[in-house]
């Protein structure tokens, strides 16, 4: 954060602290929520998007071996850890990576 790509029905909770609403808007429903949610901060956990590291091997004359496909890996940047983005509709939004500036 205007424009681009890719995922959003897998999966992972517990301690402090705060004290009232909470899950992006807008209605409607159905949920968490003073037994303390929500959100902060610590540990602990998921997970392969990036990222490392293998195998195949397109293109290419060839060496080389990737912007592909599989496979490992949670040590590195990032994300997530109620309920399909909770669900219908509406709007075409919004989160997260990633590649840009």
């Nucleotide at each position: 954060g205007c424009a681009c790509c890719a995922u959003c029905c897998c999966g992972a909770g517990c301690g402090g602290c705060c004290g009232a609403g909470a899950g992006a808007u807008c209605u409607g429903g159905a949920u968490c929520g003073a037994u303390g949610a929500c959100g902060c901060c610590g540990c602990a956990g998921c997970a392969a998007c990036c990222g490392u590291g293998g195998u195949c091997g397109a293109a290419g004359a060839a060496c080389c071996g990737c912007u592909g496909a599989c496979c490992a890996c949670a040590c590195g940047g990032u994300g997530c850890u109620a309920c399909c983005g909770c669900c219908a509709g509406a709007a075409g939004c919004g989160a997260u990576g990633g590649a840009a500036g």
Molecule: SAM riboswitch aptamer (S box leader)
Organism: Tersicoccus phoenicis